Predicted 3D model of a 149-nucleotide RNA (FMN riboswitch aptamer (RFN element)) from Alicyclobacillus acidiphilus NBRC 100859. The organism belongs to Alicyclobacillus acidiphilus, within Bacteria. It was read from a public genome assembly, where an Rfam model found it. The coordinates come from a structure-prediction model, not an experiment, and the mean pLDDT is 76.
[in-house]
RNA sequence: AUGAACCUUCGGGGCAGGGUGAAAUUCCCGACCGGCGGUGACGAUCACGACUGAUCGAAGCCCGCGACUCGACGUCAUUGAAGAUGACAUCGAUUGACUUGGUGAUGAUUCCAAGGCCGACGGUAUAGUCCGGAUGGGAGAAGGUAACG
Numbered sequence: 001a002u003g004a005a006c007c008u009u010c011g012g013g014g015c016a017g018g019g020u021g022a023a024a025u026u027c028c029c030g031a032c033c034g035g036c037g038g039u040g041a042c043g044a045u046c047a048c049g050a051c052u053g054a055u056c057g058a059a060g061c062c063c064g065c066g067a068c069u070c071g072a073c074g075u076c077a078u079u080g081a082a083g084a085u086g087a088c089a090u091c092g093a094u095u096g097a098c099u100u101g102g103u104g105a106u107g108a109u110u111c112c113a114a115g116g117c118c119g120a121c122g123g124u125a126u127a128g129u130c131c132g133g134a135u136g137g138g139a140g141a142a143g144g145u146a147a148c149g
Base pairs, nucleotide, nucleotide: 005145006144007143008142009141010140017029018028019027031129032128033119034118035065036064037063038062042057043056044055045054046053047052060117061116069093070092071091072090074088075087076086077085078084079083098115099114100113101112102111121132122131123130
């Protein structure tokens, strides 16, 4: 310097105040929120005489991932059996939304300013925010042990 494998922990936020109505956090005015990795000219800290280097932070709408949903296939469970249902694993598919100006080095959909837009399924007076699947799952993150070479 590299390091298979194993273990532990963490890992999603949000309608204040009003209007209408028999009934609405669902409609209307208005309010609030933004998982994970990458990129990121900016900012902070440290080192240095300077150049510069290191670390950390930095995109809901740029690229990808996860979850949800659907399908295929397999295993297990329930049932006397078939069928059906449920759970899990793998693979595939679908999967929303940004412009303008400024700065800058010929570099910005990321910085600054402004104005916009998006948000699964089931329930219910029509839901990004309530309830439910979910004390679930997961992209990943941190830490520990650490064989062989």